[in-house]
Context: one part of a larger RNA
RNA sequence: GAAUGAACGUUGGCGGCGUGGAUUAGGCAUGCAAGUCGAGCGAGAAGUUACCUUCGGGUAGCGGACAGCGGCAAACGGGGUAGUAAUGCAAAGGUUACGUACCCUAAGGACCAGGAUAGCUACGGGAAACUGUAAGUAAUACUGGAUAAUCUCUCCGGAGCAAAUGGUGUGAUUCCGCCUUAGGAGCGGCUUUUUUGAUACUAGGUAGUUGGUUAGGUAAUGGCUGACCAAGCCUGAGAUGUCUAGGGGGUGUGAGAGCAUGGCCCCCACCACUGGGACUGAGACACUGCCCAGACACCUACGGGUGGCUGCAGUCGAGAAUCUUCGGCAAUGGGCGAAAGCCUGACCGAGCGACGCCGCGUGCGGGAUGAAGGCCCUCGGGUUGUAAACCGCUGUCAGAGGGGAUGAAAUGUAUUAGGGCUAUCCCUUUUACUUGACAAAGCCUCAGAGGAAGCACGGGCUAAGUACGUGCCAGCAGCCGCGGUAAUACGUACUGUGCGAACGUUAUUC
Repeated sequence: GAAUGAACGUUGGCGGCGUGGAUUAGGCAUGCAAGUCGAGCGAGAAGUUACCUUCGGGUAGCGGACAGCGGCAAACGGGGUAGUAAUGCAAAGGUUACGUACCCUAAGGACCAGGAUAGCUACGGGAAACUGUAAGUAAUACUGGAUAAUCUCUCCGGAGCAAAUGGUGUGAUUCCGCCUUAGGAGCGGCUUUUUUGAUACUAGGUAGUUGGUUAGGUAAUGGCUGACCAAGCCUGAGAUGUCUAGGGGGUGUGAGAGCAUGGCCCCCACCACUGGGACUGAGACACUGCCCAGACACCUACGGGUGGCUGCAGUCGAGAAUCUUCGGCAAUGGGCGAAAGCCUGACCGAGCGACGCCGCGUGCGGGAUGAAGGCCCUCGGGUUGUAAACCGCUGUCAGAGGGGAUGAAAUGUAUUAGGGCUAUCCCUUUUACUUGACAAAGCCUCAGAGGAAGCACGGGCUAAGUACGUGCCAGCAGCCGCGGUAAUACGUACUGUGCGAACGUUAUUC
């Protein structure tokens, strides 16, 4: 000098874009953060219409809440960096040892049957959480049989494996779904080589250990696992141990080589109160799923239960230190749905903080009897200083009012024309209406210099000095060093220098 997720001191007008829990991966009140589908299924509350009525209500329709079965999603998105020195990351490969829901392309298929169960009803148990028995019901839930190849296995003879013809709508073709196979896209699993900290005052380490045979297991290779056999394997080019640490793209600095670093953003890995485990599923050994153990906290009728902010806000604690318990799904994206739509603390926005970078302003011109005041003085004067007053002007920003492009493309409804032989259905198309949480560029009008300057320093390094006070005291200080009676070095005043909505200090890197 440059830099920072900074902090502290003094000061502080506006805007844009960024950025903000680095410490205790410490504990958490409260709200929200993952649902959706009635065009899969049965049932059906409130309400309402009609009829009957003994005025209590009943029957039939419309309606469709809450809940349930079922499907898909919940493995994404969001957070954090504890662990991990290699089961990670990075670069380049391999997989003739592999998987793949949704999506695209192509080929083929969907036949005949069955038994349950939730909801609901009745009767219970329990303080609650929750739960038992009985009767009975539906499906795109579940099961059996048939069919079977380009699929699987194969001793090549053969053997084996599926489905929901369900839903909506039409006069009708269609559309959305179901099953099998092949290919694709994208995504993943596994694997090879090389690279990727410190330490030798850590020198030996290793028995599933190294390899083989055989069996099991997996989507798949493999000591991944078991039995048996052999005795190997790693290591001074640093094994093993210990300490530290997520890795990369990048970032800072530097002429570069290098050194330091990995916050925000992107990719990968790992974690989800601590430890362990599997289930479901195309995918998890699963942050807001399940089971077990532990610690902690809460409820309890003492019998027993409940919870997991390293999601968004917020709170306590510790700390030098880090924000709102905000608005909206309008846009982009995601889940579900045929769609309308619903959900979305992802996201888009607003709020707070000079935390950073950038931009703008705090006025412009004239104005000398060089006013007053301050400071210095050789008492003549000098300086502050065109600075002020005063005169003339302008209107950025902030303030008030008006109007306003854009972020909006869609979707849906109605409509025009054309096509699908016909068509109310589908596709393309014309026109009209419909969607903004938030922001607002640029423009016009009003008023009026009005509302907007500080901080550090002045002995040398280093730009900029005088007076007074103090008297080795009080104090200063980055280094040299100042202060013991004329201190340009302390404190104050005046004045000057530097930077300027900031300026200094501290910490850290080059």